RNA sequence: AGAGUUUGAUCCUAGCUUAGGAUGAACGUUGGCACCAUGCUUAACACAUGCAAGUUGGAUGGGAAGUGGUGUUUCUAGUGGCAGACGAGUGAGUAACGCGUAAGAACCUGCCCUUGGGAUGGGAACAACAACUGGAAUGACUGCUAAUACCCCAUAGGCUAAGGAGAAAAAGGAGGAAUCCACCCAAUGAGGGGCUUGUGUUUGAUUAGUUAGUUGGUGAGGCAAUGGCUUACCAAGGUGACGAUCAGUAGUUGGUCCGAGAGGAUGAUCAGCCACACUGGCAUUAAGACACGUCCUAGACUCCUACAGGAGGAAGCAGUGGGGAAUUUUCUGCAAUGGGAAAAAUCCUAACAGAGUAAUGCUGCAUGAAGGCAGAAGGACCAUGGGUCUUGAACUUCUUUUCUCGGAGAGGAAGCAAAGACAGUAUCUGAGGAAUAAGCAUUGGCUAACUCUGUGCCAGUAGCCAUGGUAAGGCAGAGAAUGCAAGCAUUAUCCAGAAUGAUUGGUCAUAAAGCAUAUGUAGGUGGUUUUUCAAGUCCGCCAUCAAAUCCAAGGGGCUCAAACCUGGACAUGCGGUGGACACGACCAAGCUGGAGUACGGUAGGGGUAGAGGGAAUUUCCAGUGGAGCAAUGAAAUGCGUUGAGAUUGGAAAGAACACCAACAGUGAAAGCACUCUGCUAGGCCAACACUGACACUGAGAGACUAAAUCUAGGGGAGAAAAUGGGAUUAGAUACCCCAGUAGUCUUAGCCGUAAACAAUGGAUACUAAGUGCUAUGCGUAUUGAACCGCAUAGUGCUGUAGCUAACAAGUUAUGUAUCCCUCCUGGGGAGUACGUUUGUAAGAAUGAAACUCAAAGGAAUUGACAGGGGCCUGCAUAAGCGGUGGAGCAUGUGGUUGAAUUCGAUGCAAAGCGAAGAACCUUACUAGGGCUUGACAUGCCGUGAAUCCUCCCAAAAGAGAGGAGUGCCUUCGAGAACAUGGAUAGAGUUGGUGCAUGGGUUUCAUCAGCUCAUGCCGUAAGGUGUUGGGUUAAGUCCCGCAAUGAGCGCAACCCUCGUGUUUAGUUUCCAGCGUUGAGUUUGAAACCCUAGAUAGACUACCGGUGAUAAGCCGAAGGAAGGUGAGGAUGACAUCAAUUCAUCAUGCUCCUUACGCCCUGGGUGACACAUGUGCUACAAUGGCUAGGACAAAGGGUCGUAACCCUAUGAGGGGAAUCUAUCCUCAAAAACCCAACCUCAGUUUGGAUUAUAGGCUGCAACUUGCUUGCAUGAAGCCGUAAUUGCUAGUAAUCGUCGGUCAGCCAUACAACGGUGAAUCCGUUCCCAGUCCUUGUACACACCACCCAUCACACUAUGGGAGCUAUCCAUGCCCCAAGUCAUUAUCUUAAACACAAGGAGGGGGAUGCCGAAGGCUGGGCUAGUGACUGUAGUGAAGUUGUAACAAGGUAGCCAUAUCGGAAGGUGUGGCUG
Repeated sequence: AGAGUUUGAUCCUAGCUUAGGAUGAACGUUGGCACCAUGCUUAACACAUGCAAGUUGGAUGGGAAGUGGUGUUUCUAGUGGCAGACGAGUGAGUAACGCGUAAGAACCUGCCCUUGGGAUGGGAACAACAACUGGAAUGACUGCUAAUACCCCAUAGGCUAAGGAGAAAAAGGAGGAAUCCACCCAAUGAGGGGCUUGUGUUUGAUUAGUUAGUUGGUGAGGCAAUGGCUUACCAAGGUGACGAUCAGUAGUUGGUCCGAGAGGAUGAUCAGCCACACUGGCAUUAAGACACGUCCUAGACUCCUACAGGAGGAAGCAGUGGGGAAUUUUCUGCAAUGGGAAAAAUCCUAACAGAGUAAUGCUGCAUGAAGGCAGAAGGACCAUGGGUCUUGAACUUCUUUUCUCGGAGAGGAAGCAAAGACAGUAUCUGAGGAAUAAGCAUUGGCUAACUCUGUGCCAGUAGCCAUGGUAAGGCAGAGAAUGCAAGCAUUAUCCAGAAUGAUUGGUCAUAAAGCAUAUGUAGGUGGUUUUUCAAGUCCGCCAUCAAAUCCAAGGGGCUCAAACCUGGACAUGCGGUGGACACGACCAAGCUGGAGUACGGUAGGGGUAGAGGGAAUUUCCAGUGGAGCAAUGAAAUGCGUUGAGAUUGGAAAGAACACCAACAGUGAAAGCACUCUGCUAGGCCAACACUGACACUGAGAGACUAAAUCUAGGGGAGAAAAUGGGAUUAGAUACCCCAGUAGUCUUAGCCGUAAACAAUGGAUACUAAGUGCUAUGCGUAUUGAACCGCAUAGUGCUGUAGCUAACAAGUUAUGUAUCCCUCCUGGGGAGUACGUUUGUAAGAAUGAAACUCAAAGGAAUUGACAGGGGCCUGCAUAAGCGGUGGAGCAUGUGGUUGAAUUCGAUGCAAAGCGAAGAACCUUACUAGGGCUUGACAUGCCGUGAAUCCUCCCAAAAGAGAGGAGUGCCUUCGAGAACAUGGAUAGAGUUGGUGCAUGGGUUUCAUCAGCUCAUGCCGUAAGGUGUUGGGUUAAGUCCCGCAAUGAGCGCAACCCUCGUGUUUAGUUUCCAGCGUUGAGUUUGAAACCCUAGAUAGACUACCGGUGAUAAGCCGAAGGAAGGUGAGGAUGACAUCAAUUCAUCAUGCUCCUUACGCCCUGGGUGACACAUGUGCUACAAUGGCUAGGACAAAGGGUCGUAACCCUAUGAGGGGAAUCUAUCCUCAAAAACCCAACCUCAGUUUGGAUUAUAGGCUGCAACUUGCUUGCAUGAAGCCGUAAUUGCUAGUAAUCGUCGGUCAGCCAUACAACGGUGAAUCCGUUCCCAGUCCUUGUACACACCACCCAUCACACUAUGGGAGCUAUCCAUGCCCCAAGUCAUUAUCUUAAACACAAGGAGGGGGAUGCCGAAGGCUGGGCUAGUGACUGUAGUGAAGUUGUAACAAGGUAGCCAUAUCGGAAGGUGUGGCUG
């Protein structure tokens, strides 16, 4: 300090996730020791048992124990004193003077300190106790008694200006005594407490008004004290957008955790304050309480009871139940520290000190150390070579922290001495023996660490991205590795990272975000000069900010550390005090630059009211005229012979104002346009007179606000939601057409919204230029203009710096700054629900949550696509010629059938394809019969050579029997080859996966493209180069250019054909010579031909054109002319294209079978559909007869001349030929002659019958062929569709491979004859390049919207129902204070007789908790039914959006429709 995740990739925006630290934690697993800490976060739920507050006999009466008795001693229920208001617990309530901080004045204060003074004289009771009653307990009546208990008198300081008034004390005890301890009054101090104030202290405005003792005053009361604290009267105040009131939540602080800090979160342990004590209320006593272990009362709960009545309160310490993920012992001791009582000893102390328990946390230590290669065994991996776990172990030597067993043994204690819970602990020491001691998580990326096996979108993993569908580094196991370590992971929560709420430190054109607009209140901010002041601001000092904590180089001691002790430093706040005066504020006086006023001009669709005008449209009237008009892509509905449309004239009505007209004007915006007039607002310019900061912004507020809508009255020409009709369509609630109502117009209201947009708030200042336009003025110039120059205001374009994610923007900022306002914080849910305000309504404004996703989004890039555009190419179209599609047949495919009809290929790019040839074989299929180391390969052992023949069963395979035969080599053992038997490794598989692969192949496409290096541009993806202007068949070449070069492709090099030369001359050829039946022979090698070499063609030359280029056009020459013709040659990629059945191959499956052998069958089936072909339909023909001319190729298990024979296929002989020699072999179309004469024919030949031939073991399924006979459909083929641009199409025949034969009409070659057409590129198809758009990137076979149906989840409404809480009103009033009291009672002092004062009880009154009643409010739960939303696998209907998305889309509004949506009006360009 960052990282992962949106994309094909990129940059940005933005969310989600992660690495860190922390915890009073919990869970899983593992667990050796020690020190120090910590331990009910949940039910302020209920509690058994024990303990937690007593002490004092030196205050006191009595009693008891003890003693033989006295005395001494001990114990103590009661009275009295002091303490039980501290200590300990908890955080329910509380948003408050509760807490923090800083101040203040009107107060109190037991014990303690200090000072002064006092304590005289009397008196009356009540407990205990006794007796009685009763009813266990609490109690009641009567009688006795003491005190430091109670009462009275005397005595004082003190109050008041004075006079003076009224009030008020006391107690003793111990001691032989000094004296000590107590008591009373007054004053002081310290510490403690009460009260008041400034300020800080959570969320919500979908809580905006609230308050009636409320705010203030006067009198009175009350209190320790101020005060509406209480009361009577008077006034009507108080508080609140600086957030009152209400509602939710919450003890608060020091601190703690995180963070660089600012800050965020939190408030366990320790410490301060507050509040509470079963729930509510109340008081007594006291210095102090409205009191945790006090009283009274009401309520809920629990317990006891003799049913009359009583008792209780663990949020004290242990402990129990319960709740919960979860939190300990019913321990020891008062030894220390502290507290209470006491004169003290002492007693009490669950505060505290300790121990126990829990890895809950922090810290420390250990689980051994050194040596040890045969690199052992074993595991797991493997390329089988080995590497690894691994010096790790074993083994040798050593040590003893820890452990076990012994010995010694503290400090903590200050007391005169004695006295230690912890504890026989810490520590020291002896012996023993490596002995007692390692796990957890992870290993795809983030994130350190990798392989094997299993599994097979299953099981599972997962923090995010994601993983798993047969080779998973992501699941499970194993091995190995990495990290941490007595722990380690996980979960939960907080902070950080997150600049993701931004003070430090964010934004708002397009990503979320500028109010539709201006006016203006509060508020915020504010020009310039001087002065005053010093509240802001700044500086110094003082006080405070408890301790603890944090910090720290200090110091100390527990072995170290953590922990602890000592000392230090820090402390942003508040307060006080003294200064400074630049800045801001205040005071005062000015200034003129901001702002405004006046004067003079000026432009304008600025507003409003009135008047006038013409063109057009429609309607009506009249004339002419006579058949159509109108509409559309094409039509129809519609209008028209009752006279339309057209045309002429006239009349009426309403609405809108052509041209001018312009990124021109004007207004705050919405908006504003015929002309004229009235009224009226604002701007700008010039000049510089006046005022003198009067300014800017602007929460609320009020005003205005397109279109549509609404209310009421008018008006209504055109056009036009809805609606009707016609079309289109699968449908068409649309687009198109014919009609047509509301509304559009006007008046008066309402509404208050738009893509109300520049998607850009207002104001001020500054920051390069250039160039238009509008308005005004000036200068110059001119007779006057124009031209030229300058300034201000506005409105546009280009553009520098800087800015920006980019696009862009750029003096009209999105730059640089200041001020003010609005708004945003992931997408969806949703601008929805509820609530409120507003409106007649429609709606508008404000405006959530649950739930869900890991993205949504912006800009730009490369592709792909477009029913986008441009250029160009191609038998793509067009122009032609011939076909297919109709018929018959052949052949392939689908389908069907079947025991099997083996398998593969399926748009172009499968279908006469694999198959260059299925009767058996092939053959992979099927039925049946057989074999099991096998038909085939290698290794081992045995036997036999091999091999051949015969017989027999069988369909064959196979089984059985008999016979013949004994070879080669040799070191004489044997060996090689072959056959056979046995055993075992293994063999075999046309079984699966072409989506595991290699190799091969198709297609785009013989299209011209595809890339790289360096450089440059861009944040980057990428771009440039490769684009542009020309040109080409071509990224071919030229020119230009931030590019310069290069590679794979193109072209060329290769083969064939076309010309010449040369060499060669047999099997070839024959001009001349010669010969014959015949190039047969002599001869010759000129020609042809053969096959080697070579030449030739390159836009080379000329003219034109082009840019002086590349090139193009034309001519010449030439055998050939612009790649001469054809072939081979196929870039980067694409289609998970095809092939596991050519072959190879991973994995997987079968192993007496999915292997192997055999016979028969099948691959040839046949209602049908389809592809590719052949033959035809005839006269450009058919048949018959005769005649002519090729090329290329094959041949010895072969081709076969020739002869004989057969009607023929063929048969029988047979020369030659291993081939330029012989042969297949006849070329056919063509030519000549005759016949046929337009017919289903002398066309066509299918089909069928029969007789033959050939091949072959075999011709039935199922071969080819010959003869004779038969003689089907078909008369040129609908929609549609295909091939071809020259020796091409068309047409004619020939040959070959495979092959015994052949289903070949196929395929692959060869030559013969030999056309037509190309104006052109609008359109269809395919493709290259450039460009535009995009919501696509699996790339348009894309993406994607809405209804409906189903499932699940969440939520709104809902007749209601239930419950908590809150406040108000009324009733009833417990306890109790206060007040009153005529009733009852009464020891002290007065009086001493009565009696009164005073006290108490009772009663009454105010207030008053709980309870009851009524009507409200808030919240929560639930609810038949119902409305939405979200999510779901491959459901249904359409196709709204994205491309011009096929009607451009979107916004507001209205209306209509199954749904997306359509249409109208106005607006926007995104």